[in-house]
This is a predicted structure of a 75-nucleotide RNA (c-di-GMP-I-GGC riboswitch aptamer) from an Actinomycetota bacterium.
The source organism's lineage runs through Bacteria, Bacillati and Actinomycetota.
Its mean pLDDT, the model's own confidence on a scale to 100, is 87.
RNA sequence: CACGAUAAGGGCGAACCCGUCGCGAGGCGGGGGCGCAAAGCCAGGGGUCUCGAAGAGACGGCCCAGCUACCGAAG
Numbered sequence: 001c002a003c004g005a006u007a008a009g010g011g012c013g014a015a016c017c018c019g020u021c022g023c024g025a026g027g028c029g030g031g032g033g034c035g036c037a038a039a040g041c042c043a044g045g046g047g048u049c050u051c052g053a054a055g056a057g058a059c060g061g062c063c064c065a066g067c068u069a070c071c072g073a074a075g
Stems, first nucleotide, its partner, number of pairs: 003072002011036002016031006034061001040067002044064003047059005
């Protein structure tokens, strides 16, 4: 560099429930734990979704690109 173990220590937190904000997609906080080796960040490209007259938004746990990072068996 690459890779990801029935490794170690830790991390994140689906559905669902409660509170709260938003017209909404959804956001945030708490509970919860299906999963995740980038399920860390980023809305640049694609995609899906919402409101809508134009247009403006949401999703990073849908894919790609970009940036960053813990551990160390085998190769």